This is a predicted structure of a 386-nucleotide part of an RNA (large-subunit ribosomal RNA, domain III) from Candidatus Hartigia pinicola.
Context: one part of a larger RNA
């Protein structure tokens, strides 16, 4: 220079009453702005205590601050079923035995490890100041042990199947969700109108069990027979011969009737430390549309031909068969370890900051539109800390 430029998105504030030493920022009511495929809600990743109360204002906040993601106390994370871990297996990592190499050491078989993959059983509705598919309460399922009954050729680390897979398209057939109409409850208008075809608000119910339907997909079923599946097989592959054929099997959305004499439920009513807390609880039905979700890993087209491996069905080896084992069905019982706060398009992660950057999935209302595009706007959230 100079108390000068700045105080970091031009979404916006105003007022009223409480707190207070003190209030443009803080609680709280009223209006007004702004976001509304997000600037809302939910996770992964990371962060780790930030959450929830209670009280403090020195520092930190780009100004005050009674406020806080700040500083002190205290209090939260509850699981057989969600995710890890457990079973598998990919690339990849190690690598008994082995080859190389003076040696360090490379490499690599059987194995072993390795999710970003398969597989694998819980859903409504309630309560906290703070947790909930984990607490309760209701109704479920899954596997293992255990006794009981009934039945019975059981049995692998081994052989089959099966798992089990590309891209693009294009119709159908539903659903979530939407609007509508009937029902139920409540309203009567501070200024013309306004008992009407009126206005306001609700009209909600899940996993499981049971039916097995649009749809899809294969010819099936017996019998004998066999150089092939490293050994066996009844199994699976190959042959042959009756028989039956759109019937049967296998799969599948979704409705349908249970679960619900429940649960929720505008609304009333009583109480109240105005925060709330108890009682009680009315209708709880169609029509119409309609997804990017579901049938569907499916169909149809095509070239560049699209993981493996275990759970599973299954077949017999050794081996045991009046012991065992196996299956079915009922009752008991038993399921351990870790994670669960909170912030995740952000003032809580990566940018040295409470920084106009950056950060992967998931939900996707209304009205006007082809639209996740504009614009207005519900629930929710916010007015960007002079």
């Nucleotide at each position: 220079a100079a108390g000068u430029a700045a105080c970091g998105a031009u979404a916006a504030u105003g007022c009223g009453g409480g707190u207070g030493a003190a209030a443009a920022a803080c609680c709280u009511g009223c209006a007004c702005g702004c976001c509304g495929a997000a600037a809302g809600a939910c996770c992964a990743a990371g962060g780790g205590u930030u959450c929830c109360u209670g009280u403090c204002c020195a520092a930190c906040g780009u100004u005050a601050a009674u406020c806080g993601g700040g500083g002190c106390a205290g209090g939260g994370u509850a699981a057989g079923u969600c995710g890890a871990c457990c079973c598998c297996u990919a690339a990849g990592g190690c690598g008994a035995g082995g080859c190389a190499g003076a040696a360090a050491u490379g490499c690599g078989u059987a194995g072993u490890u390795g999710a970003u993959g398969g597989a694998c059983a819980a859903c409504a509705a309630g309560u906290u100041a703070a947790u909930a598919u984990u607490c309760u309460u209701g109704u479920a399922c899954u596997a293992g042990u255990a006794a009981u009954a009934a039945u019975u050729g059981c049995g692998a680390u081994g052989g089959g199947g099966g798992g089990a897979c590309g891209a693009a398209g294009a119709a159908a057939g539903c659903u979530a969700g939407g609007c509508u109409a009937g029902c139920c409850a409540g309203g009567g208008g501070a200024c013309g109108g306004u008992u009407g075809u009126c206005c306001u608000g609700g009209u909600u119910u899940a996993a499981g069990g049971a039916u097995g339907u649009a749809g899809g997909u294969g010819a099936g079923u017996g019998a004998a027979u066999u150089a092939g599946g490293c050994a066996a097989a009844u199994c699976c592959g190959g042959u042959u011969c009756a028989c039956u054929g759109u019937g049967c099997a296998c799969u599948a959305a979704g409705g349908u009737c249970u679960a619900a004499u429940g649960a929720c439920g505008a609304g009333u009513c009583a109480c109240u430390a105005u925060g709330g807390u108890g009682a009680u609880g009315a209708a709880g039905u169609g029509g119409c549309u309609a997804a990017u979700g579901c049938u569907a890993u499916g169909c149809u087209u095509c070239c560049a031909a699209g993981a493996a491996a275990a759970g599973c069905c299954u077949c017999u080896a050794a081996g045991c068969u009046c012991u065992a084992a196996a299956u079915u069905a009922u009752u008991a019982u038993u399921a351990a370890u870790c994670g669960u706060a909170u912030c995740c398009c952000a003032a809580a992660c990566c940018g040295a900051c409470a920084c106009a950057g950056g950060u992967g999935g998931u939900c996707a209302g209304g009205u006007a539109a082809a639209g996740a595009a504009u614009a207005c706007u519900c629930a929710g959230g916010c007015g960007c800390u002079u």
Its Rfam family is "Bacterial large subunit ribosomal RNA".